[in-house]
Predicted 3D model of RNase P RNA and transfer RNA as a complex of 440 nucleotides. The coordinates come from a structure-prediction model, not an experiment, and the mean pLDDT is 78. Rfam match: Bacterial RNase P class A. By type it is a ribozyme.

C1' cells in the first nucleotide's frame, strides 16, 4: 500500500432573529406582559428477559402442577445479560460461532429407499475346511459356514494395517478412537499419564420425560387523596294513607317491620382534580482492588417531565454528500428514528464519518 | 401506554415432523345446449420475512413486518 479482525466514539458545528414547553421570578384587579433557566436518543423503538415501586391474595415453610433456565467459576438488585475458563466447530491468521445437563432411567420417533434402521437379518456375493450325495476324480449340489466387497440411505456400528482363515470375523497384535480404574495438576468444567476391557453401548431431548437450579399474581389505565350535577344507599325527624301487599313471629286471631312523600345529615363513588413523577442500582473525573465484568472510596454536576400534543423554523459561515463544470463557482441534500413510572439487559433500525490495537499479503530501508 | 392472540391459493378452510401441501368458492379452457343458465371435465392458483435445531420444518424454537381484541368504579 491493499485487503481484513476487535474495541470505542461522533452521528452535523458555530452565530444572530422568530417561535413552543416545564421551573423560578417581576408587574397587573384580571386577561396578559415581561426576566432568567432547562428542555430527546443511541436506540427513546419491539415489549423480549430481569429488577425497583404498587395494590391484591396468602400463617410459615415443603411437595405436586405448570412455566424458565441448563459446560464451569465469578460478577451482580436480579437477569436468559456480561466477564474469565473450559469443550466442540469455522477461518492462513488477528479473530468469530455453539439452547454445550442426561440417550446405560423409562417411553416414542428414524418417512422413502433398502437385505436390515437396533435387534436381528442376509439382495447381490465369498468359501468349499467338516458331513452326505453326484459323475467327467476335482468340480457340482445339498446340509453349511462368513459378513471383507457391492447395492440403499442422512444414519449399516468402531476404522487403518499386519497376521490368521476354506472364506472370513477384534478372532490375535500395534496405533488411533470408544468406555470404567489409578495417579498427577486445577475451586471447577476438563486437560495429561499410566493401565484395563476386544467394542458389547447408532440418531433425536427447540419429541413426551429425568436431574439441578428458579418463579404467588397483577400492573403507573397499579395505586393514595380531594371531591360537582344526576341517579341510587342510610340514620333522623315529619306528614299521609291503609290494612291491600311482602317479611318475621311454627299456622289462625293478633302483633312488629318495610314499600308513599318532604326536610336536614351521613356515606359510598362518577366526571373532574391533587399526589405517584423525577436527587437516581444518577453522570462525570481521580485513586485503590480484580486478568476481567465489576466494587470501594474522594472531588464535582442536577441533567426533560407534561393533556396523547412542547423539544422548531429562517438566515449567515464552515464541514460532508450527490450532480453539473477544464476550473472558478453554482444547484439539490444532511442516516435511523423521536420521552410518557423508573432502572439494568438483549434484539432490530441506521446515510457518513473519526480513533486506538491487532492480522495477513505485497513493497521498500 | 399496558396486556393478549393470529398470519396457507384472489376468499373460506384443512393438515400428528416424511411423496407433488387436500377441499369449497371463484376464474381460465372444453363439453353438452338453437343461445345462455345448471351439470359434466381439466387447469392456473398458497406456508407473512429471516435465521437455527433436525437427514428432513407449515408444523418445533428465536427475531422481525403486518393485522386483530381487550383495559378503572357504580347503575
Nucleotide at each position: 500500500u491493499c485487503a481484513g479482525a476487535u474495541g470505542g466514539c461522533c452521528g452535523g458545528a458555530u452565530g444572530a432573529c422568530c417561535g413552543c414547553g416545564g421551573g423560578c421570578g417581576g408587574g397587573g384587579c384580571a386577561a396578559c406582559c415581561u426576566g432568567u433557566u432547562c428542555g430527546a436518543g443511541g436506540a427513546a423503538a419491539g415489549u423480549c428477559c430481569g429488577g425497583g415501586c404498587u395494590c391484591c391474595a396468602c400463617g410459615a415453610a415443603a411437595a405436586c402442577a405448570c412455566g424458565g433456565u441448563g459446560c464451569c467459576g465469578g460478577a451482580u438488585a436480579a437477569c436468559a445479560u456480561c466477564c474469565g475458563g473450559c469443550g466442540g466447530g469455522g477461518g492462513c491468521g488477528a479473530c468469530c460461532c455453539c439452547a454445550g445437563g442426561g440417550a446405560u432411567a423409562g417411553c416414542g420417533c428414524c418417512a422413502c429407499a433398502g437385505a436390515a434402521a437396533u435387534c436381528a437379518a442376509a439382495c447381490c456375493g465369498c468359501c468349499a475346511a467338516c458331513c452326505g450325495g453326484a459323475c467327467u476324480u476335482g468340480u457340482c449340489c445339498g446340509c453349511g459356514g462368513c459378513a471383507a466387497g457391492g447395492u440403499u440411505g442422512a444414519a449399516a456400528a468402531g476404522g487403518u494395517g499386519c497376521g490368521g482363515u476354506a472364506a472370513g470375523a477384534g478372532c490375535g497384535c500395534a496405533c488411533c478412537g470408544c468406555g470404567g480404574c489409578u495417579c498427577u495438576g486445577g475451586c471447577a468444567a476438563c486437560a495429561g499419564a499410566g493401565g484395563c476391557g476386544g467394542c458389547a453401548c447408532g440418531g433425536c431431548a427447540a419429541g413426551c420425560c429425568c436431574c439441578a437450579c428458579c418463579g404467588g399474581g397483577a400492573g403507573c389505565a397499579a395505586g393514595a387523596c380531594c371531591a360537582a350535577a344526576u341517579a341510587g344507599g342510610g340514620a333522623c325527624g315529619g306528614c299521609a294513607a291503609a290494612u291491600u301487599a311482602u317479611c318475621c313471629g311454627u299456622u289462625u286471631u293478633c302483633g312488629g317491620a318495610u314499600c308513599g312523600c318532604c326536610g336536614u345529615c351521613c356515606g359510598g363513588g362518577u366526571a373532574g382534580g391533587u399526589c405517584g413523577c423525577g436527587a437516581g442500582a444518577g453522570g462525570u473525573g481521580g485513586c485503590a482492588g480484580g486478568u476481567g465484568a465489576c466494587u470501594g472510596u474522594c472531588a464535582u454536576c442536577c441533567c426533560a417531565g407534561a393533556g396523547g400534543a412542547a423539544u422548531g423554523g429562517u438566515c449567515a459561515u464552515c464541514c460532508c454528500u450527490u450532480c453539473a463544470g477544464c476550473a472558478a463557482u453554482g444547484a439539490a441534500g444532511g442516516a435511523c428514528a423521536g420521552a410518557a413510572c423508573c432502572c439494568g439487559g438483549c434484539u432490530u433500525a441506521c446515510a457518513g464519518g473519526c480513533c486506538a490495537u491487532c492480522u495477513g499479503a505485497c513493497g521498500c530501508u | 401506554g399496558c396486556g393478549c392472540c393470529c398470519u396457507u391459493c384472489g376468499u373460506c378452510u384443512a393438515u400428528c415432523g416424511g411423496u407433488u401441501a387436500g377441499g369449497a368458492c371463484u376464474c381460465a379452457g372444453g363439453a353438452u345446449u338453437u343461445u345462455c343458465a345448471u351439470u359434466c371435465c381439466u387447469g392456473c392458483a398458497a406456508g407473512a420475512g429471516g435465521g437455527g435445531u433436525u437427514c428432513g420444518a407449515c408444523u418445533c424454537c428465536c427475531c422481525u413486518a403486518g393485522g386483530g381484541c381487550g383495559c378503572g368504579c357504580c347503575a